The prediction has a mean pLDDT of 86.
Large-subunit ribosomal RNA, domain IV from a metagenome, 352 nucleotides, folded computationally.
The RNAcentral record of the full RNA draws on SILVA.
Context: one part of a larger RNA
């Protein structure tokens, strides 16, 4: 000095992410708010009680005794004795009775995720994957679709309420406009196109002709290049499709103060962003302005919209419940802090 633990006066989060740590913690009883999918929120929240010892009620079970009669291994009631959660009234005892040890701190806002669940064995458990629920494709059985070179297997010993892919992610209220681009689905008229099919036409060989030689000419055969024509799907083309990839403007004027602009002009798109929401997990400017909250609030709720750069299933806005998530507030409670002291155990060092 560390590292494990204990206590700690006043104060109580000033420390600062309240991190750690303290505080709650059982049982019975009384009580229980907002909201809510009526299930739940909830052990909400807040509050009393708890021991031992006598007694008295009650419950159970039931000797003894008693009653009924249908006479039975009947059925009723029931002193005692036991047993007993509880419940009352009386005493009594400690600082303390849930005596020790185990055993929720609570509530309020808002974000994101409906939820139990899943995950980076070994630095991330999350809001990230999943998910029931919704949609869209695809596929009629020797299925689609997967493995495998095959043969075969799977799908499925199933059959469209199936099965496969692929977004989306519980409910609750929605899900605008765009098919110009890419994509995929249809069409077949026209252009464009491969092997091939065709064979004009050319080369090359050569018997043989010509010719004094050089050389030239050249049948058939065999060989080789090859025009016209024909020649399918594609691609051009024409259509349809966005819960397919994906996209969803600009400048300029205008109202009886000023400011604004239902209005109106014009340029350009395939079409100009609806509803909802908005300085947000998204706003640079920004600590945006205005409330609330505090003595003071870059952060936190609530509007406002000037949305740099939101937006509807890469879904949009809500949403009770629900979370070892994340934000702010508050009540409790503490050594987190003023400020640090003191024990215990253990390490280490430093002198014998």
């Nucleotide at each position: 000095a560390c590292c494990a633990g204990g206590u700690u006066a006043a104060g109580g989060a000033a420390c600062u992410c309240g991190c750690a740590a303290a505080u709650u913690a059982a049982c019975a009883c009384c009580g229980u708010a907002c909201c809510u999918u009526c299930g739940g929120u909830a052990u909400a929240a807040g509050g009393u009680g708890u021991g031992c010892c006598a007694g008295c009620a009650g419950u159970g079970u039931g000797u003894a005794g008693g009653g009924c009669c249908u006479u039975g291994c009947g059925c009723c009631c029931g002193a005692a004795g036991c047993a007993u959660a509880g419940u009352c009234u009386g005493g009594u005892u400690g600082c303390a009775g849930a005596g020790a040890a185990g055993a929720g701190g609570g509530g309020g806002u808002a974000a994101c995720g409906a939820c139990u669940g899943u995950u980076u064995a070994c630095c991330a458990a999350a809001a990230a994957c999943a998910c029931a629920g919704c949609a869209c494709u695809g596929c009629g059985c020797a299925a689609a679709c997967u493995c495998g070179c095959a043969a075969g297997a799977g799908g499925a010993a199933g059959u469209a309420u199936g099965c496969a892919g692929u977004g989306u992610g519980a409910c609750g209220c929605c899900u605008g406009c765009c098919c110009g681009g890419u994509g995929c689905u249809g069409g077949a008229a026209g252009g464009u196109u491969a092997a091939g099919a065709g064979g004009a036409g050319g080369g090359g060989u050569c018997a043989g002709c010509c010719g004094c030689a050089a050389g030239g000419c050249g049948a058939a055969g065999c060989u080789u290049c090859g025009a016209a024509u024909u020649g399918a799907a594609g691609c051009c083309c024409c259509a349809g499709u966005a819960a397919a990839c994906g996209g969803c403007g600009g400048c300029c004027g205008u109202a009886a103060c000023a400011a604004u602009a239902a209005c109106g002009g014009u340029c350009c798109u395939a079409a100009g962003g609806u509803a909802g929401c908005g300085a947000a997990a998204u706003u640079c400017c920004u600590u945006g302005u205005c409330g609330g909250g505090u003595a003071a609030g870059u952060u936190c709720c609530g509007a406002c919209c000037u949305g740099c750069a939101c937006g509807a299933a890469u879904g949009g806005c809500g949403u009770a419940a629900c979370g070892a998530c994340u934000u702010c507030c508050c009540c409790g409670c503490u050594g987190u802090c003023u400020c640090a002291a003191c024990c215990u155990g253990g390490u280490g060092c430093u002198c014998a």